A computed fold for a 74-nucleotide RNA from Rugosimonospora sp., annotated as transfer RNA. Its Rfam family is "tRNA". It is annotated as a transfer RNA. RNAcentral holds the sequence, with entries from ENA and MGnify. The source organism's lineage runs through Bacteria, Bacillati, Actinomycetes, Micromonosporales and Rugosimonospora.
[in-house]
């Protein structure tokens, strides 16, 4: 160079054109002599930029990170 695939709370995945969730961490609370467990609640996230749209994490287009095939040079 060329195509395809991820890229979403610290950390592992979901989801969808219309409030963006779950698990685990963190943190407070309950409960218990105390600690673990449990139960409860709260904070915290669509890689960046443009475009379509009344509305974009979803779709289009650029580009960045990471991975995988191909290929050409040397």
């Nucleotide at each position: 160079g060329c195509g395809g695939g991820c890229g979403u709370g610290g950390u592992u995945c979901a989801a969808u054109g219309g409030u963006a969730g779950a698990a685990u961490a963190g943190c407070g609370g309950c409960u218990u002599c105390c600690c673990a467990a449990g139960c409860c609640g709260c904070g915290g996230a669509c890689g960046u930029g443009g475009g379509u749209u009344c509305g974009a994490u979803u779709c289009c287009c650029a580009u960045c990170g990471c991975c995988c095939g191909c290929u050409c040079c040397a």